This is a predicted structure of a 541-nucleotide part of an RNA (small-subunit ribosomal RNA, 5' domain) from a metagenome. The prediction has a mean pLDDT of 82.
[in-house]
Context: one part of a larger RNA
RNA sequence: GAACGAACGUUGGCGGCGUGGUUUAGGCAUGCAAGUCGAACGAGAAAGCAUCUUCGGAUGUGAGUACAGUGGCGAACGGGAGAGUAACGCGUGGAAAAUCUGCCCUUCAGCGGGGGACAACACUUCUAACGAGGUGCUAAUACCGCAUACGACCCGAGGAUCGCAUGAUCUUCGGAUGAAAGAUGGCCUCUGUUUCAAGCUGUCACUGAAGGAUGGUUCCGCGUCCCAUUAGCCUGUUGGUGGGGUAAUGGCCUACCAAGGCGACGAUGGGUAGCCGGCCUGAGAGGGUGUCCGGCCUCACUGGGACUGAGAUACGGCCCAGACUCCUACGGGAGGCAGCAGUCGAGAAGCUUCGGCAAUGGACGAAAGUCUGACCGAGCGACGCCGCGUGAGCGAUGAAGGCCUUAGGGUCGUAAAGCUCUGUCAGGAGGGAAUAAAAGCCCGUGGUUAAUACCCGCGGGAAUUGAAGGUACCUCCAGAGGAAGCACCGGCUAACUAUGUGCCAGCAGCCGCGGUAAUACAUAGGGUGCAAACGUUGUUC
Numbered sequence: 001g002a003a004c005g006a007a008c009g010u011u012g013g014c015g016g017c018g019u020g021g022u023u024u025a026g027g028c029a030u031g032c033a034a035g036u037c038g039a040a041c042g043a044g045a046a047a048g049c050a051u052c053u054u055c056g057g058a059u060g061u062g063a064g065u066a067c068a069g070u071g072g073c074g075a076a077c078g079g080g081a082g083a084g085u086a087a088c089g090c091g092u093g094g095a096a097a098a099u100c101u102g103c104c105c106u107u108c109a110g111c112g113g114g115g116g117a118c119a120a121c122a123c124u125u126c127u128a129a130c131g132a133g134g135u136g137c138u139a140a141u142a143c144c145g146c147a148u149a150c151g152a153c154c155c156g157a158g159g160a161u162c163g164c165a166u167g168a169u170c171u172u173c174g175g176a177u178g179a180a181a182g183a184u185g186g187c188c189u190c191u192g193u194u195u196c197a198a199g200c201u202g203u204c205a206c207u208g209a210a211g212g213a214u215g216g217u218u219c220c221g222c223g224u225c226c227c228a229u230u231a232g233c234c235u236g237u238u239g240g241u242g243g244g245g246u247a248a249u250g251g252c253c254u255a256c257c258a259a260g261g262c263g264a265c266g267a268u269g270g271g272u273a274g275c276c277g278g279c280c281u282g283a284g285a286g287g288g289u290g291u292c293c294g295g296c297c298u299c300a301c302u303g304g305g306a307c308u309g310a311g312a313u314a315c316g317g318c319c320c321a322g323a324c325u326c327c328u329a330c331g332g333g334a335g336g337c338a339g340c341a342g343u344c345g346a347g348a349a350g351c352u353u354c355g356g357c358a359a360u361g362g363a364c365g366a367a368a369g370u371c372u373g374a375c376c377g378a379g380c381g382a383c384g385c386c387g388c389g390u391g392a393g394c395g396a397u398g399a400a401g402g403c404c405u406u407a408g409g410g411u412c413g414u415a416a417a418g419c420u421c422u423g424u425c426a427g428g429a430g431g432g433a434a435u436a437a438a439a440g441c442c443c444g445u446g447g448u449u450a451a452u453a454c455c456c457g458c459g460g461g462a463a464u465u466g467a468a469g470g471u472a473c474c475u476c477c478a479g480a481g482g483a484a485g486c487a488c489c490g491g492c493u494a495a496c497u498a499u500g501u502g503c504c505a506g507c508a509g510c511c512g513c514g515g516u517a518a519u520a521c522a523u524a525g526g527g528u529g530c531a532a533a534c535g536u537u538g539u540u541c
Base pairs, nucleotide, nucleotide: 001541002540003539004538006537007536008535009534010533013388014387015386016385017384018383019381020380026344027343028342030341031340032339035073036072037071040070041069048061049060050059051058052057080299081298082297089224090223091222092221093220094219095218096217099216100215104212105211106210107209108208109207110206112146114144115143121136122135123134124133125132126131152177154175155174156173157172158171159170160169161168162167182204183203184202185201186200187199191197192196225271226270227269232262233261234260237259238258239257240256241255242254243253244252274296275295276294277293278289279288280287281286301322302321303320304319305318324335325334326333327332352378354377355376356375360374361372362371363370364369391421392420393419394418401412402411403410404409425482427477428476429475430474431473435468441461442460443459444458445457446456447455485530486529487528488527489526490511491510492509496525497524498523499522500521506513507512
């Protein structure tokens, strides 16, 4: 000098863009943060309103709505944190002939015919609660057999091609194994027929297989902090064979066999630490750092475990143990903010218990749409960067006053007053955005089809949808009015005098000032520097 997720002191007008719990991965009240689908399925209210009424009620509507239940998909994403980890964790470059992949895309083949349950519900038992049980009924795209098998997988027998090896790919024959589910819209061409459907057809779904895409998983080379006042370390250890396990290789696990493996090119041990793109500094080389944003990893009260599933060993799932908090009828239960706000604590120190799904993105749904503390916005903080303003011109009896003085004067100083203007910002009034594209609707057209329905694609048209926000921006009104401080002035280092003090009080980054003429302390006048900031402290280069 530059920089900062900064803090402290004094001061403080406005705006834009960023940024804001670095310490206790300490404890948490309250609300919200993951749902959705009735076009998978069965059941199914009430208030209110209307009519009738024998005044008890009934019927209709509300409504096949609400609340629940079965089932499907999602909940493994998105969001947070950095405790652990010195490791194939990360970075970079390769390998998988050792691998998985829901939803999505392309292609091929199919979707036949049956069965038995369980919730919800009704009745009932236990319980303080959480909740648990019994009996009976019922539906499905829930569950289970059977049939069929283009592919697939397995077994047996052959053939061809190729590869760095284990081997891979293609192909012929025989045998064996294993699938499925419907929903909804339209129509009368075919079948039955009278309308219509068990028929045809569109869309979505379902099953098997191949390929792709996307996302994972595994392995390897190289790189990745400090301590040798850590020198020896290892027994599933190192390798082999058989077996098990996994999507898959492998001591990953197991039985047996062998005795190996690592290390001064730093093993082992200890300390510290998430890694990177980046960021800061620097001419560079390098040094420091990993906050915001992005990628990867790891964690979710602490430790352990598996289940479900395409995917988790799962933040707002489950089980066990522990600590803590809460409820209890003392028998037993409930909980997990390192999600968004918010609270207490510790601390030098960091915000609103805000608005909206309008946009972008995500989940579900055929769609309308629902959900979304992701996100978009607003609020708070000079925490940072940037921009603007606090007025401009003229104005010398160089006013008054302050300070200094050699008492003549000098200086603050065109500074003020005064005169003439301007109108940024703030204030008031009026107008007023972009961010909105679509989906859905109507018309036309291409495909599908028996079809001019329906459905899908394309083009055109009208209407509607904005949290921010009556904001940005524009115009007008009034009026210099509401808006300047902080540090320094001995040298380094720009800027000097007076008074007070008298090695005292004090200053200080270094050198050093102060013991009676202090440009170094304190105050005043003046000056210098920066400016909505200026200094100090801390840290890095």